[in-house]
RNA sequence: AGAGUUUGAUCCUGGCUCAGAUUGAACGCUGGCGGCAUGCCUAACACAUGCAAGUCGAACGGUAACAGCGGGAGCUUGCUCCUGGCUGACGAGUGGCGGACGGGUGAGUAACGCGUAGGAAUCUACCUGAUAGAUGGGGACAACUCAGGGAAACUUGAGCUAAUACCGAAUACGCCCUACGGGGGAAAGCGGGGGAUCUUCGGACCUCCUAUUAGAUGAGCCUGCGUUGGAUUAGCUUGUUGGUAGGGUAAAAGCCUACCAAGGCUACGAUCCAUAGCUGGUCUGAGAGGACGAUCAGCCACACUGGGACUGAGACACGGCCCAGACUCCUACGGGAGGCAGCAGUGGGGAAUAUUGGACAAUGGGCGAAAGCCUGAUCCAGCAAUACCGCGUGUGUGAAGAAGGCCUACGGGUUGUAAAGCACUUUCAGCAGGGAGGAAAGGGUUUGCGUUAAUAUCGCAGAUGAUUGACGUUACCUGCAGAAGAAGCACCGGCUAACUCUGUGCCAGCAGCCGCGGUAAUACAGAGGGUGCAAGCGUUAAUCGGAAUUACUGGGCGUAAAGCGUGCGCAGGUGGUUUGAUAAGUUAGGUGUGAAAUCCCCGGGCUCAACCUGGGAAUUGCGCUUAAAACUGUCUGACUAGAGUACUAAAGAGGGAAGUGGAAUUUCCGGUGUAGCGGUGAAAUGCGUAGAUAUCGGAAGGAACACCAGUGGCGAAGGCGACUUCCUGGUUAGAUACUGACACUGAGGCACGAAAGCGUGGGUAGCAAACAGGAUUAGAUACCCUGGUAGUCCACGCCGUAAACGAUGUCAACUAGGUGCAGGGGGUGUUGAUCCCUCUGUGUCGCAGCUAACGCAUUAAGUUGACCGCCUGGGGAGUACGGUCGCAAGAUUAAAACUCAAAGGAAUUGACGGGGGCCCGCACAAGCGGUGGAGUAUGUGGUUUAAUUCGAUGCAACGCGAAGAACCUUACCUGGUCUUUGACAUGUAGCGAACUUUCCAGAGAUGGAAUGGUGCCUUCGGGAACGCUAACACAGUUGCUGCAUGGCUGUCGUCAGCUCGUGUCGUGAGAUGUUGGGUUAAGUCCCGUAACGAGCGCAACCCUUAUCCUUAGUUACCAGCACGUAAUGGUGGGGACUCUAGGGAGACUGCCGGUGAUAAACCGGAGGAAGGUGGGGACGACGUCAAGUCAUCAUGGCCCUUAUGGCAGGGCCUACACACGUGCUACAAUGACCGGUACAGAGGGUUGCCAACCCGCGAGGGGGAGCUAAUCCCAGAAAACCGGUCGUAGUCCGGAUUGGAGUCUGCAACUCGACUCCAUGAAGUCGGAAUCGCUAGUAAUCGCGGAUCAGCAUGCCGCGGUGAAUACGUUCCCGGGCCUUGUACACACCG
Repeated sequence: AGAGUUUGAUCCUGGCUCAGAUUGAACGCUGGCGGCAUGCCUAACACAUGCAAGUCGAACGGUAACAGCGGGAGCUUGCUCCUGGCUGACGAGUGGCGGACGGGUGAGUAACGCGUAGGAAUCUACCUGAUAGAUGGGGACAACUCAGGGAAACUUGAGCUAAUACCGAAUACGCCCUACGGGGGAAAGCGGGGGAUCUUCGGACCUCCUAUUAGAUGAGCCUGCGUUGGAUUAGCUUGUUGGUAGGGUAAAAGCCUACCAAGGCUACGAUCCAUAGCUGGUCUGAGAGGACGAUCAGCCACACUGGGACUGAGACACGGCCCAGACUCCUACGGGAGGCAGCAGUGGGGAAUAUUGGACAAUGGGCGAAAGCCUGAUCCAGCAAUACCGCGUGUGUGAAGAAGGCCUACGGGUUGUAAAGCACUUUCAGCAGGGAGGAAAGGGUUUGCGUUAAUAUCGCAGAUGAUUGACGUUACCUGCAGAAGAAGCACCGGCUAACUCUGUGCCAGCAGCCGCGGUAAUACAGAGGGUGCAAGCGUUAAUCGGAAUUACUGGGCGUAAAGCGUGCGCAGGUGGUUUGAUAAGUUAGGUGUGAAAUCCCCGGGCUCAACCUGGGAAUUGCGCUUAAAACUGUCUGACUAGAGUACUAAAGAGGGAAGUGGAAUUUCCGGUGUAGCGGUGAAAUGCGUAGAUAUCGGAAGGAACACCAGUGGCGAAGGCGACUUCCUGGUUAGAUACUGACACUGAGGCACGAAAGCGUGGGUAGCAAACAGGAUUAGAUACCCUGGUAGUCCACGCCGUAAACGAUGUCAACUAGGUGCAGGGGGUGUUGAUCCCUCUGUGUCGCAGCUAACGCAUUAAGUUGACCGCCUGGGGAGUACGGUCGCAAGAUUAAAACUCAAAGGAAUUGACGGGGGCCCGCACAAGCGGUGGAGUAUGUGGUUUAAUUCGAUGCAACGCGAAGAACCUUACCUGGUCUUUGACAUGUAGCGAACUUUCCAGAGAUGGAAUGGUGCCUUCGGGAACGCUAACACAGUUGCUGCAUGGCUGUCGUCAGCUCGUGUCGUGAGAUGUUGGGUUAAGUCCCGUAACGAGCGCAACCCUUAUCCUUAGUUACCAGCACGUAAUGGUGGGGACUCUAGGGAGACUGCCGGUGAUAAACCGGAGGAAGGUGGGGACGACGUCAAGUCAUCAUGGCCCUUAUGGCAGGGCCUACACACGUGCUACAAUGACCGGUACAGAGGGUUGCCAACCCGCGAGGGGGAGCUAAUCCCAGAAAACCGGUCGUAGUCCGGAUUGGAGUCUGCAACUCGACUCCAUGAAGUCGGAAUCGCUAGUAAUCGCGGAUCAGCAUGCCGCGGUGAAUACGUUCCCGGGCCUUGUACACACCG
C1' cells in the first nucleotide's frame, strides 16, 4: 500500500465482499510446563446455609459462664457439690466511639449528574497549633428482684441502684445576639477516671473533659463552557419569572408562604419521546476522526418497590427505624419475621463466566492507654489455554535413497536424512536433598539524651537476647535415571502461500465475494503430498480500518444519485478605498491548573519477556497576566471605481382595459342546377330526389389572427403575434449633476406560475377526451373513417404541478480569437456605398484549460470568491403511516420490513433492423424443361414384429454410409452350443511330425470310434514349422460417450475477404492501414491519404480441351509407287495426311481509335484457330455451426469377461392402413409399330472377354478360333435418314398386375434374384396450392461404357450423338459483400 465482483472487451460512477488490528467473548477439534493478568456482558430475577462491624472493665452498676485463690460440706484423699467479686477475666445491661468508612451494583439520571475553569453566603467528629477553664449540687432510668400477658416475637406493672448517662446553679478572657442600654451560654478535677511510680501527701506525670480561635482534612452551595438521537415532537411554563415582607437552612436562593407586577424559555431547537451512569482512559486509525466506558483510578446514583423522618460532626443510612406494597417463611390464626446489586454458594435465565478454601504473616481500617480483639477490605491458594509472555516436545550423523503409502509416461518420481542404525545432550515434568526473601515493628532487658524537683514515668536515639509467615512440599540450587512423559489445527479455484489420485455425477454437498457439482471436479468426500500458524488452530459474534463509501483534513450535482418551476425578501452568512481609536477574535511571552495510573522516552528489578518500578516528556484544554496592532470585528472621520437618482434619446408579440377590422369554417334564407356527395390503402357507416355536393347573393354567430416571420424581438419564469386608443413595468445608449457602500445571497415567508382538472354564472363556429356507428384484425375496448358531449372561449374563485429543460441556482472578477444576426453611440467618407472603434443582447466555429468520455469553451461545464438548494447502491417508493394544504382530484413533507450483487453513464467492436446508400449471384425477371396428379423403383418417417441391426434429420438427412442384404455379408431375433486362455496374437511347460482317410449320432456347430503316416536341420544336447493338452499373463467387444479426442468430411463459399509488424491517434477497449474518388470477376488495379510495408486468400503457376510446328511411327494411318483379292492397308513399302504421345509456339489489353483525370480501366475495331480470367477441372483464407462420423481406421475414460465374447442352423434387415423425398415409364401423331440404310466416344477383359459355325421364337445352349489387348473379343450404337401401316380412340398409346411355360447364376432362387416366350392389359388423356434445374455445345433429347458383382441397376460414375429459347432490367423475394445510422442485443432478433 491494495485486491475481487456489473461488460464480448473498455473507461468511469457506484455498491457489495476480502486481506489488518482488537475482545471480560462463545462454539468445534486438540492439549506438556511456568509466569502474569482476567473471569454473570443475560434476570437491579428469587435466594437455603455460613461468614462480611465491632470494640472499650483504664466510664458504670455488677458476676451468667471459664480459670485461679480462699472458705465450707460430703467423703472413696482427689473427686463432687456449695459459697466468697478476692483476682484474671467477662454473658447480658447503662455509657462512649465506630456502624455515613471499607465492599457491591449501574436500575434510575440528558441533569450543574459528570468533565474543566472559576466563585462566595457555609459546616467539619477524630488530628495539629494557640488561649482560657475545669466550682458546687440534684433527681432519675436500665441491668437486677417480684408479679403478670403471649404459641412466639416480645411486652405490662411494682420496687432497688451506679456513672465520663441526665438536669439546674456559679463563673465567662475570648465567643454569640443587640435597639449599643444590655442580654445569653460550659464543663466530668478538691480527683472525672485511670494506672504504675515518686511524694514534702499539697501534688507531680500521662490521659480524658469544657469554651473559643487558627490550621489541616472532608463535605454542602452557585456560575461560564462542553456533554446521544428524533421536527413524522413547535410552541412550553402559574411557584411559573421578578419584587416586598415573613418563615426556613450550617449556608445564597420561590427553598416555603402571603401580597404585588406579568413575566420567563424557544428555530444558536424550548417542550415532548427514545436511549444512556459520567470521566481519566480502552480499541482502531498516518492523522483528523470513529466505536466503546470490563478489570485499575476519580465522581455520581442505588440497596426488595415507593414514601418518610429520627439519631448524629456527618445519613434521609446496603448488613438502623417507621408506614404502604409485592413476594417468601413461622403460627396455637390472635399475630409475627425477612431483604446476598458484601464473600463463598443455590435455583433460574443464558452461547457463556470460578471455591459454600486459608490467613490476619504483610498493607490498610474500627475500638482501645496498650497488649489485643474484629476485619470475605486485603494478602494468598483453588478452578478455566479466557488473554498476553516465555520454555519444551530433542541434537549431530546417517543413501541400500530400506520397507510401507501415493503417483506414474512403468523408465521412475515422491514421502525423504525423514525413519531405522550409530554417537551425544537432559531444559521442563518425575524422584531425592538443600534452601533465600517477603519481618519491620511490638513487647522484655539495657545505655545515652530530653521532660521533671526527681535516679518515677514518658518521648527520642542506640545496644541486646528470645520471638511473630496464610502462601509453603515457596522461588532458587544440587544430585539421580532415561530420548525417555509431551503436536495439533486450519487451508491448498481466484482474491491468497500451497496439487495430484480415487469416489460421487446439478445427487450428496461446498461457499467470505466471484462462484463450484449435470461421468475425466486442483472448488464436494476420502487419500497421498504441500502451505500457514503452533499449545494452540479454526469458526461465529462485535468494533475500527481499508471506505476520499458523509469528504474539517478530504467528495460531488449537463448526460452516472443530485440545481427548488421562477422571482421578491425578514433573520442569518459575506462585503469597495482610506484616517484615527480600541483590543473581542488573532499572535507571542510568563504563570496557575490540567489527580494518580495508562501511552511515549531514558534507566532499574524478576535468567529473558509479559509484568513490576524510578525519573522525564506529554496531557494539543481552561483560567489569570504582560505585550504587539498587520488582518477580521467595533467606534469614528472622509472618498467614489460597487449600487442608486435626475436629464436627453431608442427598440420591442412586455402587462392590463376599451373599441374596431377583414379572410376562412359552419349554420340559416333565397336563386341557378341534377344525381350523386363524402371518405379510404380499399371500403362502409353518414348526407342526398322532402333536391344534397357544386355555384351566386344575403344574414347570424363564435373562435383564431395567413403573408410580414427571421436559431428575429420582449419578459424573472410560465409565456407573449390583426389594428387603434388609454393606463403601466422593465431594458439599452449618451453626457453631465447628485447620494455616498445604501451591496450580494437568502433558511422560513410572500408573490407569480403551461396544460389538464374543480366551483358559480355566461358562451359554443370550428376542433374534440368520453360515447355511438363503420372498417381493419385471430381478436382490436387502438391506429383509419362518419358523427359527437364535457372541454377548449369569457368573468370571478380554486388547484400549484410538467422532459416547468440549457436536464446547467444567483451575483461578481479574470482568461486567444474568427464570423453571423438584433438595438444604440462615436469616427472616416463626395456626408453616398463602405470601412474602423465601442456598449448591450442573441447564435455559430474554435485556442488554452476542464471533462469518464460525449462535449463545454468571454452566454464556460475554464481559473477564483460569496451565499443558498440538493445527492450518498438498485428495488420496495416518491409508496405506507402521521402532519399541513385543497371542495375534490390530489399536492407537499416522507420512512421501514423485505430483497438483489449489482443498478447506472459514456464510448468500442460485432451482430441485428418490416433504417439508409452502393454492388453482386439462374436471386428475381425473360425463357426452356420438370416435380407436385398416375403406375412402378428406391430411400425415410410412422406403425407392426421375436427381430424388422445401427447411423444420417432445415438449407448442409431421405437412389445418403450401401461401388450392389437369397446363405455369407450381418452388427438384429430364436432355440442350440463352448473341456470359457477362447475363432485371432505373444510368452512358459509337456506330449505328438504335420497331416490323410473312413464310419456312427446330430439341423449343424460338435461329440464318439477307427485307419494310414513318422518327414526337415543338427555340433546328436537339441532346434524350426505345425497340432493337442495344462496353468497364468492375456485375448475379444459393430458395447457407451463425435459434448473427452485424432484423422477425414459437409456448410457459409471460389464469397472477397481475414490479419500482422513498425509508426501515429485515443486514459482505454480500440482506431488508422482495410476508409474516400474511380475501376474490376476479385482488398483487381490506379489516384488520393498518418500512414509505410508485409502475410494468408484473389489471380497466375498444374491437368484437360480448342490451332499450328517439330520429333517418333506399331498393333494406328495410306497420298504417291508396286503386288494381290469377289471385297478388305491384305502385302512390299511409305512417314505425306488422320491419329497416337513427347517437346515447343500461341493471347499479353500486345496494336489502332474513342471515353476517362495525361491514371487504372472501359467501349469499338484490326489481325488471329482462339480476345479480354478462351471453355472445363483440380485447388476452398481467418473462421462459423460443441455440424457429421467412437459402425472405415486410430484413440482417452467407463462398462462386459461360463458373456455385451466365440461357433453354427433357421429367420429378420424385403413386413404395410398411411405420409414425405428422389427417380424411371407414360399419358401419345415432333408419335407407336414394321422393313431398310448411316455416323461415335470413352472404357473393360485370363477364376476373364468370348469370334466364326450349329440348335432354340427367345432368354440361352453347344462349340471352340483369337486375345494378357491402338492387333482379338464385349460391340448390332441410338435418336437420325428412306419407305410403309395406324388416324385421335383409353387406341396398333400405356405398360402395371396376374396365370402358364422356360433360361441362367449359384450348395441353395419358398420367404427373397434377373431374364425369355405365350396370355392378361390396371391407373393414366399433361397434373391444385406450391415448388426445382438451367445462360451454350448449356437446357432438352438419344443411346454406349464402367465400378460393385457368382447372379442382381430405373441408382451412381463416365462417354459421345442431335441440339435450342431468353436475359428489358435490379422495384420486389432469397443469399452475400462494402460504407453509414439506431440499439436496453453479445447464447448476439430463433435476442